[in-house]
RNA sequence: CAGGCGGGACGGUCUGUCGCCCGAAAGGGAGGAAAGUCCGGACAGGAAAGGGCACCCCGCUGCGGAAAGCGCAGAAGGGAGUAAUCUUUUGGAGGCCGUAACAGAAAACAACCGCCGGCACCAAGGGUGGAAGGCUUCGGCCGCAAUACCACCUGCCGGCAAGGAUGAAAACGCGGGGCAAGAGCCCACGACGGCAGGCGGCGACGUCUGUCGGGUACGGCACCGGGGCCUGCAAGACCAAAUAUACCGGCAGAUGAGGGCGGCCCGCCCGAUGCCGGGGGGUAGGUUGCGAAGAUAAAUGACAGACUCAAAAACAGAAACCGGCUUACGGUCCCGCCUUUAUU
Numbered sequence: 001c002a003g004g005c006g007g008g009a010c011g012g013u014c015u016g017u018c019g020c021c022c023g024a025a026a027g028g029g030a031g032g033a034a035a036g037u038c039c040g041g042a043c044a045g046g047a048a049a050g051g052g053c054a055c056c057c058c059g060c061u062g063c064g065g066a067a068a069g070c071g072c073a074g075a076a077g078g079g080a081g082u083a084a085u086c087u088u089u090u091g092g093a094g095g096c097c098g099u100a101a102c103a104g105a106a107a108a109c110a111a112c113c114g115c116c117g118g119c120a121c122c123a124a125g126g127g128u129g130g131a132a133g134g135c136u137u138c139g140g141c142c143g144c145a146a147u148a149c150c151a152c153c154u155g156c157c158g159g160c161a162a163g164g165a166u167g168a169a170a171a172c173g174c175g176g177g178g179c180a181a182g183a184g185c186c187c188a189c190g191a192c193g194g195c196a197g198g199c200g201g202c203g204a205c206g207u208c209u210g211u212c213g214g215g216u217a218c219g220g221c222a223c224c225g226g227g228g229c230c231u232g233c234a235a236g237a238c239c240a241a242a243u244a245u246a247c248c249g250g251c252a253g254a255u256g257a258g259g260g261c262g263g264c265c266c267g268c269c270c271g272a273u274g275c276c277g278g279g280g281g282g283u284a285g286g287u288u289g290c291g292a293a294g295a296u297a298a299a300u301g302a303c304a305g306a307c308u309c310a311a312a313a314a315c316a317g318a319a320a321c322c323g324g325c326u327u328a329c330g331g332u333c334c335c336g337c338c339u340u341u342a343u344u
Base pairs, nucleotide, nucleotide: 002339003338004337005336006335007334008333009332010331012307013306014305015304016303017302018301020029021028022027031315035326036325038324039323040322041321043232044231045230046229055228056227057226058225059224060074061073062072063071064070075090076089077088078087079086080085091223095221096220097219098218099217100216112164113163114160115159116158117157118156119155125154126153127152128151129150130149133142134141135140172190173189175187176186177185192213193212194211195210196209197208198207199206200205236288237287238286239285245280247278248277249276250275251274252273258270259269260268261267
């Protein structure tokens, strides 16, 4: 130099002209994510004496934080990378339950092959191994290599789990002893796990010594610790028309209020309320919640020039507020670190 890893900053500035929103004016007017609306809070209303059960969420350690499916730093195990580094998992216990596809004898029950012991074994057959002799009534008979003959197996009862082509995983590894055959059955060493102690660390944990242990992995239930009521600014608070009206007061009213018969008079019909005032709740509407952007279907813009600059181009537009997380994003700059192979 190139390639890469981790972290951080920026997300144009100024001037002019014409506009928009808020505000009496002065003045103020989008973002790093305003986004997704995922998590938590504050605030508000409802519910609720207190406690428990049920249900839901979280779960290695320390620190920070109001809290968080939050941040920082770390521990242990696994994975990726040459490396820098990235990524993933995590309470305890082993009580109950489930799963372990395919393959394979077998997937945690067991026992197909196999190994071993005992019993049975009349005949015939089969298999494996050995085999040049075997049997005899003494005449002989069978046989000399796919053979006569012999042994064992093939049957029944029992023991074992070492070996068996598989698999992601085969019930600790290896050596010795032991046994009828075997097996952590026993022993030494090692690995793993529990417990006790020493040392280091705030701690998760690491390391050393001793001692004990032998059913793997994953998931669920149960257990332990912590947390959790419901609904969200269209929450909620205040003011408050028109119309109708609980209730109260006054006046009129069967000696006819009031209504219908298209407007008026007469007439006919119906027949007990009507009018005025007060008053509360509630609707429209307004104010507030609400911020020197802000609220209402909702402004925060356009153009020109100069500058930085290779190029002002990317993602994107607040809707009550705050802390996070996640996602989108053209490009520029800064800091630290790594490099197998290859170049100078």
Molecule: Bacterial RNase P class A
Organism: Bacteroidales bacterium